RNA sequence: CCGGCAGAGGAUAACCCUAGAGACUUCCCGAAAGCAGAUGACUGGGAAGCGCCGAAGAAGCAAAUGAGGAAGCAGAUCGGCUUCUUCGUGGAAACUGACAGGCAAAAGGAAGGUUGUCCGACGGAACUCUGGAGAGAGCGGCAGCGCCGCCGCCUACGUGGCUAUAACCAACUGGUAAAAGGACAGAGAG
Numbered sequence: 001c002c003g004g005c006a007g008a009g010g011a012u013a014a015c016c017c018u019a020g021a022g023a024c025u026u027c028c029c030g031a032a033a034g035c036a037g038a039u040g041a042c043u044g045g046g047a048a049g050c051g052c053c054g055a056a057g058a059a060g061c062a063a064a065u066g067a068g069g070a071a072g073c074a075g076a077u078c079g080g081c082u083u084c085u086u087c088g089u090g091g092a093a094a095c096u097g098a099c100a101g102g103c104a105a106a107a108g109g110a111a112g113g114u115u116g117u118c119c120g121a122c123g124g125a126a127c128u129c130u131g132g133a134g135a136g137a138g139c140g141g142c143a144g145c146g147c148c149g150c151c152g153c154c155u156a157c158g159u160g161g162c163u164a165u166a167a168c169c170a171a172c173u174g175g176u177a178a179a180a181g182g183a184c185a186g187a188g189a190g
Base pairs, nucleotide, nucleotide: 001124002123003122009119010118011117012116013115014114015113016112022050024049025048026047027046028045029044033039051103052102053101057099059096060095064089065088066087067086068085069084070083071082072081073080127188128187129186130185131184136151138150139149140148141147142146152176153175154174158172159170160169161168
């Protein structure tokens, strides 16, 4: 500053939507067909093995903060600030790893939406600190950084789509070593 008892925000129930990754390999059981047997399709069940995903759930941690120790700075009756270090509090996230879960369909599925019921006063943006994914340091030209053209690729700024404000879809803008940016998340001052 904006929104809010014409209901903030939350709980709960139902429904809609919702990505990713082997219909992998081996063995056993069962089994249509087959005169019996051998063989044995599709589908199903069990065991073992290697590979992969990450959005049920669970786990890990940054900043911030408390106490102790060391060094330095300035000041000097006291005490203060900075850096390093030890032990705590903190305990977030779409990050991290991969326990659980999953890898045709079905089922499940974070987030988002709609409706009903209940509780009832806050919520958002801005400011500071911190965590925070993805994808060619591609080729050519001009050139000090940078910019222009071409071919790929990513998506979590911005933008568009849908009864949505979405981690879904698209890929215009943006991005594609680091830095910067960065949805989202935690902490904090006045």
Molecule: glycine-GGAnGA riboswitch aptamer